[in-house]
This is a predicted structure of a 74-nucleotide RNA (transfer RNA) from a Candidatus Saccharimonadota bacterium. Rfam family: tRNA. By type it is a transfer RNA. Rfam links the family to the GO term triplet codon-amino acid adaptor activity.
Formats: sequence, structure tokens, C1' cells
RNA sequence: CGGGGAUUAGCUCAGUCCGGUAUCGCGCCGCGUUCGGGACGCGGAGGUCGUGGGUUCAAAUCCCGCAUCCCCGA
Repeated sequence: CGGGGAUUAGCUCAGUCCGGUAUCGCGCCGCGUUCGGGACGCGGAGGUCGUGGGUUCAAAUCCCGCAUCCCCGA
């Protein structure tokens, strides 16, 4: 320098193909249970979807640039 992949909650990820309310688990908070805790059960909070633009009635999703990390090639 060229090609490919990844980036989503504190953590691990789904959703992207085919645009239409952002998902599961762990963790966290509250309640129940317990002498108390753990475990278990119920409920809840937490997201500029890496970043800047574009397209569209509508973008995590489509298009373009950039950033970081990984792989391959030179």
C1' cells in the first nucleotide's frame, strides 16, 4: 500500500441478508422466600447501535468517508 472481517447496555452477544417498537444471558436495583445470606421466584432500571455525512415517510440495517482492532497478500 491492496483485500477481507469486527465495532450494539457494565460484560458476552442476537438482530443487518429482505429498512418499520433494539434481543437473550450474566451483572445491577427492588420485593418475596430465609434467623441472616446464598440459591430460587417475581418485577424494574440501564442503549447518541464506533464516528461524520448521504438516501428514505422511516436507517443498527442501504450508500460514501474516517477511526480502532483482527486476518490475508505485497